[in-house]
RNA sequence: GGAGGCGUAGUGUAGUGGCCUAACACGCUGCCCUGUCAAGGCAGAGAUCGCGGGUUCGAAUCCCGUCGCUUCCGCCA
Numbered sequence: 001g002g003a004g005g006c007g008u009a010g011u012g013u014a015g016u017g018g019c020c021u022a023a024c025a026c027g028c029u030g031c032c033c034u035g036u037c038a039a040g041g042c043a044g045a046g047a048u049c050g051c052g053g054g055u056u057c058g059a060a061u062c063c064c065g066u067c068g069c070u071u072c073c074g075c076c077a
Stems, first nucleotide, its partner, number of pairs: 001073007010026004018057001028044005050066005
């Protein structure tokens, strides 16, 4: 340099055009339970869906650009 994959709460993932006002697990906060802690139960907070633009009545989802991570190939040493 070329090609592909990935990017979504603190962490790991799901969701691949419309019931998304975005779900699950762990973690976090409060309450209950318990002599205490853990475990368990209930409730809650937490996401510009990497960023910018486009298509569409409608975009996390499709297209373009860009950034980061990663894999393969090539080049130089």